The prediction has a mean pLDDT of 76. Bacterial large signal recognition particle RNA from a Candidatus Auribacterota bacterium, 266 nucleotides, folded computationally. It matches the Rfam family "Bacterial large signal recognition particle RNA". The family's RNA type in Rfam is non-coding RNA gene. About the family: The signal recognition particle (SRP) is a universally conserved ribonucleoprotein involved in the co-translational targeting of proteins to membranes. Taxonomically the source falls in Candidatus Auribacterota (Bacteria, Pseudomonadati).

C1' cells in the first nucleotide's frame, strides 16, 4: 500500500413546557436519518440519565471535533410602524315626544270637581218575535171521446114471455194537470226591524245611582328630560393585538479543515 473479517461508534437534532434533574410520548422548528412494546388523571431512568427486544451500516462522503454561517424559538424597562381602544375636536339654533306644587288667558264646578263602586246603552255571538221576498199546502174555477166513478135516453145482446145484461152520447162528479188569490197553515232567505232573551266584552263614547268633598280641563309661555341635528380630518395617549428592529440566551442544517481502532494475509 492492497484484500478479507471484526469491534467502538452511528441509525436524527433542537425549542418551549412538564420535572429535583435527564430523556421519551404530545405541541412547535428543521429535515428525511430502521422496526416492535410502554407512555400526560403520564412512561422509564439517576448525573454513565429513556427502559426491553430485533435488524442495518461500519474505520470512513457514512464515526468524532469543527473556523465560518445560520432556519427557528424564548426573554426583555429597546426603538419604530399598523389595526383597534380612550380623550380632545364636539357644540348650538330650530324640530318631535314627554314631564311640572311654575306662569298667563279661558271654560267648567257646592244645582257637587278629581277619584272610587255598582248598573245600562252603544259593540259581538246565538236565539225569539214581527214585517218583507219567494216556494208549498188549503180554497175557488177549469179539467178525461175511450184505457176514472155514478146515472144511463136511443140503440144492441140474452129470454116464448115476464124480465135481465153490457154500455155509447148526454148530464153530474173526480184524478193528474192548468189558472187565480183577499184570508189561513208552513218552509227558506237576509245590509229588514225590536219593547225581546241569554252569553261575551269593558279601549273609547253616552247615561243613571251611591261614596267622596274641591278641584278639573283647553291653549300658550317658561323650566327641564330624551331623540335626532351630530360627524370627519387632525392631534394626544396606550388597555389589546400584529409586524419590523435592538439586546441577551438556546439552537436545527450546511461547512473549509482536522482526528480516530483490532486481527489475518500478500
Nucleotide at each position: 500500500u492492497u484484500g478479507u473479517g471484526c469491534u467502538a461508534a452511528g441509525c436524527g437534532g433542537g425549542g418551549a413546557g412538564u420535572c429535583a434533574g435527564c430523556g421519551g410520548u404530545g405541541c412547535c422548528c428543521u429535515g428525511u436519518a430502521u422496526c416492535u412494546g410502554c407512555a400526560a388523571u403520564c412512561c422509564g431512568c439517576u448525573a454513565u440519565a429513556g427502559c426491553a427486544g430485533a435488524g442495518c451500516u461500519g474505520a470512513a462522503a457514512u464515526c468524532c471535533c469543527g473556523a465560518u454561517u445560520g432556519a427557528g424559538g424564548c426573554a426583555g424597562u429597546u426603538g419604530g410602524a399598523g389595526c383597534g381602544g380612550a380623550c380632545u375636536g364636539a357644540c348650538a339654533a330650530g324640530a318631535g315626544a314627554g314631564a311640572g306644587c311654575a306662569u298667563u288667558u279661558u271654560g267648567u264646578g257646592u244645582u257637587g270637581a278629581a277619584g272610587g263602586c255598582c248598573g245600562g246603552g252603544u259593540c259581538c255571538u246565538a236565539u225569539g218575535c214581527a214585517a218583507c221576498a219567494g216556494g208549498a199546502u188549503u180554497c175557488u174555477g177549469u179539467g178525461a171521446a175511450c184505457c176514472c166513478c155514478g146515472u144511463c135516453a136511443g140503440g144492441u145482446c140474452c129470454g116464448a114471455g115476464a124480465g135481465g145484461a153490457a154500455g155509447c152520447a148526454g148530464c153530474g162528479g173526480u184524478a193528474a194537470g192548468c189558472a187565480g188569490u183577499c184570508c189561513a197553515u208552513u218552509c227558506u232567505g237576509g245590509g229588514u226591524g225590536c219593547u225581546g232573551u241569554a252569553g261575551g266584552g269593558u279601549u273609547g263614547c253616552c247615561u243613571g245611582g251611591c261614596c267622596g268633598g274641591a278641584g278639573c280641563g283647553a291653549a300658550g309661555u317658561c323650566u327641564u328630560u330624551c331623540u335626532g341635528g351630530a360627524g370627519a380630518a387632525a392631534g394626544u395617549u396606550u388597555u389589546u393585538u400584529u409586524c419590523c428592529u435592538c439586546u441577551g440566551c438556546c439552537a436545527a442544517g450546511a461547512a473549509a479543515g482536522g482526528g480516530u481502532g483490532c486481527a489475518c494475509a500478500a